[in-house]
């Protein structure tokens, strides 16, 4: 330089265009004589800029980051 893949709470990963779901982790609370363990509850998220669309994590165009070929 060119062509393809990924980008979603802290972390890990889902999700036919139609309420972002789940594990962990955190916090708080219940058990416990204390911890640890279990059980309930909360908290937090679509890399960004547009464009389609009644409605975009999802489709289209660009940026950026990361990976991987190819030169």
């Nucleotide at each position: 330089g060119c062509g393809g893949g990924c980008g979603u709470g802290g972390u890990g990963u889902a999700a036919c265009g139609g309420u972002c779901g789940c594990a962990c982790a955190a916090g708080a609370g219940c058990c416990u004589u204390c911890c640890a363990a279990g059980c309930u509850c909360u908290c937090g998220g679509u890399g960004c800029c547009g464009g389609u669309u009644c409605g975009a994590g999802u489709c289209c165009g660009g940026u950026c980051g990361c990976c991987c070929g190819c030169u």
The prediction has a mean pLDDT of 83.
A computed fold for a 71-nucleotide RNA from a Solirubrobacterales bacterium, annotated as transfer RNA.
Its Rfam family is "tRNA". By type it is a transfer RNA.
RNAcentral holds the sequence, with entries from ENA.